[in-house]
RNA sequence: CAAGUAAGACAGGCGAUCGCGGCUGCGGAUGCCGAAAGGCAGCAGACGAGGAAAGUCCGGGCUUCACAGGGCAGGAUGCCGGAUAACGUCCGGUGGAGGCGACUCCAAGGCCAGUGCAACAGAAAUAAACCGCCGGGAAUUUUUCCCGGUAAGGGUGGAAAGGCAGUGUAAGAGACUACCGCCCUGCUGGUAACAGCAGGGGCACAUGUAAACCCCAUCCGAAGCAAGACCGGAUAGAAACUAUGUGGCGGCCCGUCACGUUUCAGGUAGGUCGCUUGAGCACAGCGGCAACGCUGUGCCUAGACAGAUGAUCGUCCGACGACAUAACCCGGCUUAUCGUCUUGCUUGGCAU
Numbered sequence: 001c002a003a004g005u006a007a008g009a010c011a012g013g014c015g016a017u018c019g020c021g022g023c024u025g026c027g028g029a030u031g032c033c034g035a036a037a038g039g040c041a042g043c044a045g046a047c048g049a050g051g052a053a054a055g056u057c058c059g060g061g062c063u064u065c066a067c068a069g070g071g072c073a074g075g076a077u078g079c080c081g082g083a084u085a086a087c088g089u090c091c092g093g094u095g096g097a098g099g100c101g102a103c104u105c106c107a108a109g110g111c112c113a114g115u116g117c118a119a120c121a122g123a124a125a126u127a128a129a130c131c132g133c134c135g136g137g138a139a140u141u142u143u144u145c146c147c148g149g150u151a152a153g154g155g156u157g158g159a160a161a162g163g164c165a166g167u168g169u170a171a172g173a174g175a176c177u178a179c180c181g182c183c184c185u186g187c188u189g190g191u192a193a194c195a196g197c198a199g200g201g202g203c204a205c206a207u208g209u210a211a212a213c214c215c216c217a218u219c220c221g222a223a224g225c226a227a228g229a230c231c232g233g234a235u236a237g238a239a240a241c242u243a244u245g246u247g248g249c250g251g252c253c254c255g256u257c258a259c260g261u262u263u264c265a266g267g268u269a270g271g272u273c274g275c276u277u278g279a280g281c282a283c284a285g286c287g288g289c290a291a292c293g294c295u296g297u298g299c300c301u302a303g304a305c306a307g308a309u310g311a312u313c314g315u316c317c318g319a320c321g322a323c324a325u326a327a328c329c330c331g332g333c334u335u336a337u338c339g340u341c342u343u344g345c346u347u348g349g350c351a352u
Stems, first nucleotide, its partner, number of pairs: 001348010012316007020048002023045004031040003050323001054334002057332005062224004074220005079093005094108001095106004109215002114213002116209003130154002132150008162180002165177003181203001182201008228273004237264005245259005280299008317321001
């Protein structure tokens, strides 16, 4: 310098004007509403979206309901150890796969519990003789047929009864032997997954498939802030008191129609809370390989309810800056994203 790999940071900057959101102060002798308290307008001030605010796919907090305990059904997860409030997440390992390498990827328990499936090709797919090889026999004897042996070779296939080399044999074959693989046992190392070494078994009930049913182990009560809590008009409701009442019709009586006060319950309209101080953020120290934890100091950083961040101008950069806009909160995952920068490492080239 080039190519690559891993981790991380930024997400146009600055200034001016106008505008929006909640908050704080003022709101006066002075605008509007109100009897007042107070509210509204207005003025001033500081503050005001993201790395994914997204998808709503997991996990938790919180809330209401349910709940003695256990089971069925259903769902999720599945090597080992750790982190955490918890997780299907993260960290560190083991094993496997890919890459020259840095490094990356893997739902990675169990098909001798049972069941299912395996297209096409191929003689045969869990059971084998199509070609070939070998032996024997026959015949119409340069060849053909019949019987038997053989899974070494050919061919089909993703897969054909461990691989490979030798011995052996009529030809062959774990039939036998070495190495590798597999299974069993023991020892050593490791918390463990597992690894290494030694010995034994000639290797089976013989294939694959469990993101096929299923089996085993572990976990899971349901719904979600439009959750929910409090205050509470109006209309309708209940009880008590009043009734020998009041008012209308009417000259009066009878008659007839309508009506009050207090308390309670319920909880509509509306209002308040939930709502942002939190498993919070920054820095430093300590423990840990790490995820993460502990301690100290400092900081407060949107909270609406039809929902706020935008527009214009100037200037700079790389000259027009992508994906995208919180709605109870938090930890993750996944997906989208113009471009710029930093650090570690790998491979190759050049120079010294």
This is a predicted structure of a 352-nucleotide RNA (Bacterial RNase P class A). The coordinates come from a structure-prediction model, not an experiment, and the mean pLDDT is 75. Rfam family: Bacterial RNase P class A. It is annotated as a ribozyme. It was read from a public genome assembly, where an Rfam model found it.